Model confidence (mean pLDDT): 75 of 100. FMN riboswitch aptamer (RFN element), 131 nucleotides, folded computationally. It was read from a public genome assembly, where an Rfam model found it. It matches the Rfam family "FMN riboswitch aptamer (RFN element)". From the family's description: The RFN element is a highly conserved domain that is found frequently in the 5'-untranslated regions of prokaryotic mRNAs that encode for flavin mononucleotide (FMN) biosynthesis and transport proteins.

């Protein structure tokens, strides 16, 4: 200087209005983490580039965590995206139209209520053997 471990602390959002109606119907709202993320934005370069560095960037792509299942783990299960278009190269940009979203409690629920001032993923800081 690193790190193994150990403490601590942090970890979501969402039915406006209207139809007889808190959940149905019109319609209106949200979107955790961690990769990926070329076009596009700043900036370097005399100046051009598919160069080079940065910040931003995916509910639907990968994946983990959450649920189910299990005495507990590991397995396994476990929702959902298309077209056009720019570009050298997109399921990420851009225009447009879909489409998802645990369990319980109410005849009925992503969004009330409960479990939850709860758990993880993650994250950031403190200490710190060996090496």
């Nucleotide at each position: 200087a690193a790190a193994a471990a150990u403490u601590c602390u942090u970890u979501g959002g969402g039915c406006a209005g209207g139809g007889u109606a808190a959940a149905c119907c019109c319609g209106a709202c949200c979107g955790g983490u961690g990769g990926u993320g070329a076009u596009g934005c700043c900036g370097u370069c005399a100046g051009c580039g598919a160069a080079c560095g940065g910040a931003c960037a995916a509910g639907u792509c990968c994946a983990a965590c959450a649920g189910c299942c299990c005495c507990a783990a590991c397995a396994g299960c476990c929702g959902a995206u298309g077209c056009a278009g720019u570009g050298a190269g997109a399921u990420u940009c851009u225009g447009c139209a879909a489409c998802c979203g645990c369990c319980a409690g109410u005849a009925a629920a992503g969004u009330c209520u409960g479990a939850a001032u709860g758990g993880g993923a993650a994250a950031g800081a403190a200490u710190a053997a060996a090496u």